[in-house]
Molecule: transfer RNA
Organism: Deltaproteobacteria bacterium
RNA sequence: UCCGGUUUAGCUCAGUCGGUAGAGCAAGCGGCUGUUAACCGCUGGGUCGGGGGUUCAAGUCCCUCAACCGGAGCCA
Numbered sequence: 001u002c003c004g005g006u007u008u009a010g011c012u013c014a015g016u017c018g019g020u021a022g023a024g025c026a027a028g029c030g031g032c033u034g035u036u037a038a039c040c041g042c043u044g045g046g047u048c049g050g051g052g053g054u055u056c057a058a059g060u061c062c063c064u065c066a067a068c069c070g071g072a073g074c075c076a
Stems, first nucleotide, its partner, number of pairs: 001072007010025004019056001027043005049065005
């Protein structure tokens, strides 16, 4: 430098044909228990990597940039 993949909640990840952003774990609160843990319930938590474009409408489509992973190649 080229090719491919990934980027969504604190963490790990879903997200269908473009049409109200979700789960588990963690956290907070409560229930249960003699207490803790476990278990059960509830609640909060999101510029969907940055920017731009298309569209009535974008996590989803297009362009560009960045970071990470893998492969190829170049120099020596």